Overview: The RNA shown here (small-subunit ribosomal RNA) has 1400 nucleotides and comes from an uncultured bacterium.
[in-house]
RNA sequence: CGAACGGCAGCAGCAAUUUACUUCGGUAAAUUGGCUGGCGAGAGGCGAACGGGUGAGUAAUGCGUAGGGACAUAUCCAGUAGAGGGGGAUAACCCGGGGAAACUCGGGCUAAUACCGCGUAUCGCCUACGGGUGAAAGAUGGCCUCUGCAUAUGCUAUCACUAUUGGAAUGACCUACGUUGGAUUAGCUUGUUGGUGGGGUAAAGGCCUACCAAGGCGACGAUCCAUAGCUGGUCUGAGAGGACGAACAGCCACACUGGGACUGAGACACGGCCCAGACUCCUACGGGAGGCAGCAGUGGGGAAUAUUGGACAAUGGGGGCAACCCUGGUCCAGCGAUGCCGCGUGUGUGAAGAAGGCCUGCGGGUUGCAAAGCACUUUCGUUAGGGAAGAAAGGUUAAUUGAGAAUAUUGAUUAAUUUUGACGUUACCUAAAGAAGAAGCACCGGCUAACUCUGUGCCAGCAGCCGCGGUAAUACAGAGGGUGCAAGCGUUAAUCGGAUUGACUGGGCGUAAAGGGCGUGUAGGUGGAUAUGUAAGUCUGAUGUGAAAUCCCUGGGCUUAACCUUGGUAGGUCAUUGGAAACUGCAUAUCUAGAGUACGGUAGAGGGAAGUGGAAUUUCCGGUGUAGCGGUGAAAUGCGUAGAUAUCGGAAGGAACACCAGAGGCGAAGGCGGCUUCCUGGACUGAUACUGACACUGAGGCGCGAAAGCGUGGGGAGCGAACAGGAUUAGAUACCCUGGUAGUCCACGCUGUAAACGAUGAGUACUAGCUGAUGGAGGGGUAGAACCCUUAAGUGGCGCAGCUAACGCGAUAAGUACUCCGCCUGGGGACUACGACCGCAAGGUUAAAACUCAAAGGAAUUGACGGGGGCCCGCACAAGCGGUGGAGCAUGUGGUUUAAUUCGAUGCAACGCGAAGAACCUUACCUACCCUUAACAUCCUAGGAAUUGAGCAGAGAUGCUUAAGUGCCUUCGGGAACCUGGAGACAGGUGCUGCAUGGCUGUCGUCAGCUCGUGUCGUGAGAUGUUGGGUUAAGUCCCGUAACGAGCGCAACCCCUAUUCUUAGUUACCAGCACGUCAUGGUGGGGACUCUAAGGAGACUGCCGGUGAUAAACCGGAGGAAGGUGGGGAUGACGUCAAGUCAUCAUGGCCUUUAUGGGUAGGGCUACACACGUGCUACAAUGGGGCGUACAGAGGGUUGCCAAGCUGCGAAGUGGAGCUAAUCCCUUAAAGCGUCUCGUAGUCCGGAUUGGAGUCUGCAACUCGACUCCAUGAAGUUGGAAUCGCUAGUAAUCGCAGAUCAGCAUGCUGCGGUGAAUACGUUCUCGGGCCUUGUACACACCGCCCGUCAUACCACGGGAGUUGGUUGCACCAGAAGUAGGUAGCUUAACCUUCGGGAGG
Repeated sequence: CGAACGGCAGCAGCAAUUUACUUCGGUAAAUUGGCUGGCGAGAGGCGAACGGGUGAGUAAUGCGUAGGGACAUAUCCAGUAGAGGGGGAUAACCCGGGGAAACUCGGGCUAAUACCGCGUAUCGCCUACGGGUGAAAGAUGGCCUCUGCAUAUGCUAUCACUAUUGGAAUGACCUACGUUGGAUUAGCUUGUUGGUGGGGUAAAGGCCUACCAAGGCGACGAUCCAUAGCUGGUCUGAGAGGACGAACAGCCACACUGGGACUGAGACACGGCCCAGACUCCUACGGGAGGCAGCAGUGGGGAAUAUUGGACAAUGGGGGCAACCCUGGUCCAGCGAUGCCGCGUGUGUGAAGAAGGCCUGCGGGUUGCAAAGCACUUUCGUUAGGGAAGAAAGGUUAAUUGAGAAUAUUGAUUAAUUUUGACGUUACCUAAAGAAGAAGCACCGGCUAACUCUGUGCCAGCAGCCGCGGUAAUACAGAGGGUGCAAGCGUUAAUCGGAUUGACUGGGCGUAAAGGGCGUGUAGGUGGAUAUGUAAGUCUGAUGUGAAAUCCCUGGGCUUAACCUUGGUAGGUCAUUGGAAACUGCAUAUCUAGAGUACGGUAGAGGGAAGUGGAAUUUCCGGUGUAGCGGUGAAAUGCGUAGAUAUCGGAAGGAACACCAGAGGCGAAGGCGGCUUCCUGGACUGAUACUGACACUGAGGCGCGAAAGCGUGGGGAGCGAACAGGAUUAGAUACCCUGGUAGUCCACGCUGUAAACGAUGAGUACUAGCUGAUGGAGGGGUAGAACCCUUAAGUGGCGCAGCUAACGCGAUAAGUACUCCGCCUGGGGACUACGACCGCAAGGUUAAAACUCAAAGGAAUUGACGGGGGCCCGCACAAGCGGUGGAGCAUGUGGUUUAAUUCGAUGCAACGCGAAGAACCUUACCUACCCUUAACAUCCUAGGAAUUGAGCAGAGAUGCUUAAGUGCCUUCGGGAACCUGGAGACAGGUGCUGCAUGGCUGUCGUCAGCUCGUGUCGUGAGAUGUUGGGUUAAGUCCCGUAACGAGCGCAACCCCUAUUCUUAGUUACCAGCACGUCAUGGUGGGGACUCUAAGGAGACUGCCGGUGAUAAACCGGAGGAAGGUGGGGAUGACGUCAAGUCAUCAUGGCCUUUAUGGGUAGGGCUACACACGUGCUACAAUGGGGCGUACAGAGGGUUGCCAAGCUGCGAAGUGGAGCUAAUCCCUUAAAGCGUCUCGUAGUCCGGAUUGGAGUCUGCAACUCGACUCCAUGAAGUUGGAAUCGCUAGUAAUCGCAGAUCAGCAUGCUGCGGUGAAUACGUUCUCGGGCCUUGUACACACCGCCCGUCAUACCACGGGAGUUGGUUGCACCAGAAGUAGGUAGCUUAACCUUCGGGAGG
């Protein structure tokens, strides 16, 4: 789909009958009729194999490209021929039964375009070429005729049907090429490969089967394992490539998992069937049902992905004659900033540069014309109104035209008319109001555009890489500001790029990763000259194809764009075909330059075998001979009186071959060394002849292959792993010594590795020179040599061009090119594990990953360092002198203690240091008591002059009371200084940070260094200069020199001192003159001397000799007061040590503010089992003590130094002269000298400690001063290991002065007196300078760094085993199904002889 059929359950209509009601028109109900529109279920046809979804499987039954022949095809188009005449059933329906259900069984009717014979056969198929065999269906509209209707016959139109031919398009099959990774997968295959016969299919074919043959695939990667749908294309990239295969389009595969067929034109079928399995659901437990990888939707999983929407209006599909029906295909809408594109969130003006915020150098800056204010606009949104296109068809009517006998009917075309919109409140247009409704995110250390504050303090945190954060963070967090994007922004994940970092384009291998240990040679790759042919490669033309979409170009349409669309390019290692012939290939012919052969020479540790020689070591025998030998840094073990070592003679045995001997020779490499003989490989060379490309390289394969090692059998002198002993050492499983086994040697096997190295694969060609040495040849030369020139071969040193990151290489390339092979791709893990192969074993070859790091590495540079080298210096050592370390005391420090013992300094370079002086003060510490705008500065206000005295309380600060005083200037308001009270800004801090700082200082070091400009060299860091030869105290000077100059340092200039001159002459001086005194420059005087203090001179290697480069300079000498910087001082380069100091001072930040500030009293810094540093005094006779006596310099002094005199034993007191100092005082210097005594002793040494008595200073000597006197009289008799200073007026020794200071000095800073010894020299110790060398160091050797072990964790390997998955082979059981066989039961069409048969 009723336009194939029987029908009619439901719906609507119509007709008839009956009943009820009636306004008599009708209305309602029931029944009947398939009569009409239509139509559930049935039966029939077509479709359901399309469309839609997904990517599990599949590395090829797939896909892509190009071909092929042995095929099929419903529907569609075109053609030819036909559609005759019969038959038997069956569902629906009716009756009956079973079942919970799903469903099902039996009986009885009936139709067809359902089914089946018969006839016919253009044609198809089969054929033995005679023949045989195979079909079909009607339906609907209209007309004519018959007889009035209906039916039927006929005609006609359309649709359908049968056979067949051709086409269109589709599908099936076959072939070639292309299509992921793994060789730690190397062999795979028995229907396997082929043939013949048969079967099977739509069709070729081992597709299947029987027989025959033994093939087929594989290093051009078979098989196996893993992964994967393929393509057009997409993303990226300059391209070549790389990664991917969402959406859209083509193909394939799949449809819960696995198997199977049926139907059909087409399926082995997503919304069909059967079976098995898993799962879910129903059940009466007997049985049943199901398959969203269709559209929505649900659950789950997950970082994550939408509505159980509208419509068939358009486009497409199926059915139908059609109208129409169906269509989660499709068209639309919804959700999601998921992407792309477009638009808006206003525009102009506006400085008081508002307020607020933030910063600040406190002036201001910035946010910022930003906001507000004023003027304007209205997109989008809101409200309201209007309003396309997407619609073509279809229906009806009419006209024209075709078919037709036809004015029926019907197809086509045209006209009129009518109807169809999901989206949709569509797009778009208009009006109104009003700046009205509309901005976020990330970032701001560099890469990389954009900076400040606060908080935090290696915490919290950040981080793509480098890396930020430990108290001043542009890096964390917040804020202000800024930058970039913008309805988005940032993160995460991923791909390509950059990455020439797998290199085809387009890399490398001497040392960075990387040349095979070496040869031989297979496959493969590559290959000399000439000619002809061919046309595979190559080049070119044509044809076909390379789907569409995409990309690109061009035009058009949405206001633009995204988007859509027209046309055109482009795209293949493609196929077919025509042509060209230079090059490569192939074929043929020829050549000799590559390669090789023959002949003559030459050198050689080339190889193998046999023989042979001397020296030496060792052992044995014999002689001589006696006490040691041997060995080492020194020894010992060992050997030796049983006669060693030494020495002489003889013998044995093994191994290796001195001299020659040489960056000489030979060999492929490993390697090869006495001499002779035999066998043998290669190279070089000469001239001729011959072959005619025979060549190069070489994956696998095969062979050779040091030493050590292994097996069997020999041999064994020396040497000598292991082992033993002796030494060394903290130890010494080592280095050294004495022994000594395997081994080393030979034969035959194995092993197969080395820094097997030139860390450099083989071959060919080309590209400046110079020079050495080896073996040839030619020429010259010689009597012969030597020697010279040329040439090719091998082997060395330099070197141009070139190359190289540099170092370097450089005709023996690491240069320029070609051919072939091997190898590399960050470090470690790892020359490893597992697997495989080889090996007797040891082990070898091949060879990962997990995990982990942000480096590992090369070459060169500058430093630093070295138990590296060379040169040089320094009280550095040595040579000397004196100390420290032992004692007592002083002083500082550590430690301990304490309420406090304030703080700092800590190797040299802290420790008699800050401190040039702690009883109070100082004072910073502790305890107690007080003050709070403060002890101190500035400002405001009120009062008062300031100031001074007295009393009381108190430890005092302080408090209370009281008295004296009333000043100066004045424009009469007040002001200046000072005091008191009040409020607040502020003061104050010896609180922290010297690792936030300035300044100052120490140290290397008074060492001789440190740099710059220009030039030159180097890619560069850098170098040169500055190195070198000499010389110096010196980077001092000279010479040389790709350097030339310059600066800071050195030196000099400055001060003191040594000589002298000039000037000056008091307070200093006194030679001569004079006076005077007991005596004294005391006086006159002098200006000579000393001296004082100003200015000069002098010393410069200037002179002489020698050495040297004739230089610089050095040595010696003269002269000179002084001689080679005369002696001493001041003077400290660039820098190092985060050296020291916030407690001198200054200062950023932080902290504190009735206290960490200020005041007062007392205490502490002075403690004391101990340890260390620096000193003093000693231990005695070169001394102690007593007495006498001589000689300095430099300083200080009025709050001072203090004389004479007197008193005291003394410290001191008293006294008062002089002195503001060359005048006076401190102030007698001491050691020394003379003399007396002591006589080696714990003393006539030594003086600690303690008792007593005093002096002085001071407000005050208790804690806690110094000194004096008397008494006491400790340790100590020269100091272990170790260690310090000093080179000449020095060490040593002796005293004096000063600063600080009321007092307090063994310390410190100065001063003079007396006054030595030694230095051969640079090996060693320490420090330093220059050059050079090595470096894995650069925080720079106090560096870096290796291994074991402990604990926890991570990853991997092994592991008795255990479990899951995948797979091979063999076997047991075996559903559905297909094909066949047999048996039973059963059965409408056809045949029949009516029994049955054929078929099912």

It matches the Rfam family "Bacterial small subunit ribosomal RNA". Its family is annotated with ribosome and structural constituent of ribosome in the Gene Ontology.